[in-house]
Molecule: c-di-GMP-I riboswitch aptamer
Organism: Haloplasmatales bacterium 4B
RNA sequence: AUUUGAAAAAAGCAAACUAGAACGAAAGUCUAGGACGCAAAGCCACGAAUCUAAUGUAGAAAUACAAUGAUUGUCGGGUUGCCUUU
Numbered sequence: 001a002u003u004u005g006a007a008a009a010a011a012g013c014a015a016a017c018u019a020g021a022a023c024g025a026a027a028g029u030c031u032a033g034g035a036c037g038c039a040a041a042g043c044c045a046c047g048a049a050u051c052u053a054a055u056g057u058a059g060a061a062a063u064a065c066a067a068u069g070a071u072u073g074u075c076g077g078g079u080u081g082c083c084u085u086u
Base pairs, nucleotide, nucleotide: 005083012038013037017033018032019031020030022029023028036073042079043078044077046076047075048074049071050070051069055066056065057064058063
């Protein structure tokens, strides 16, 4: 410099669920516990996808549509990195 994640070690993250007299219109997020999993389950909403619709538009209404709101633990891309391996 480059390939791999079989086995191993050190360290790390933390789904569901529970609590919150935390935030938010909602989706969801955050904090504490928890331990299904993860070799990038580190970081970036850049592309796709999905969720929501306060607000806006249409409508008599029901409702429909639209992210500027979210999800990176849905997939891809970018970028950095531990151990191991070629």